A computed fold for a 74-nucleotide RNA from a Propionibacteriaceae bacterium, annotated as transfer RNA.
The RNAcentral record of the sequence draws on ENA.
Its mean pLDDT, the model's own confidence on a scale to 100, is 81.
[in-house]
RNA sequence: GGGGCGGUAGCUCAGCUGGUUAGAGCUAGCGACUCAUAAUCGCUCGGUCCCGGGUUCGAGCCCCGGCCGCCCCA
Numbered sequence: 001g002g003g004g005c006g007g008u009a010g011c012u013c014a015g016c017u018g019g020u021u022a023g024a025g026c027u028a029g030c031g032a033c034u035c036a037u038a039a040u041c042g043c044u045c046g047g048u049c050c051c052g053g054g055u056u057c058g059a060g061c062c063c064c065g066g067c068c069g070c071c072c073c074a
Base pairs, nucleotide, nucleotide: 001073002072003071004070005069006068007067010026011025012024013023019057028044029043030042031041032040050066051065052064053063054062
């Protein structure tokens, strides 16, 4: 330098070929249970969907350009 995959909650990830309410598990907080802790159960908090443009009535999803990570080729 060329190519592939990825970037969504504090962490690990899902998001079905564009439709609206952005989700799961873990963590954290609160509660239940317990003599107490753990485990278990319930609830809650938590997001500029990497950044900037574009297309569209509508973008996490499509297009373009960047940045970052991993892998392959040279």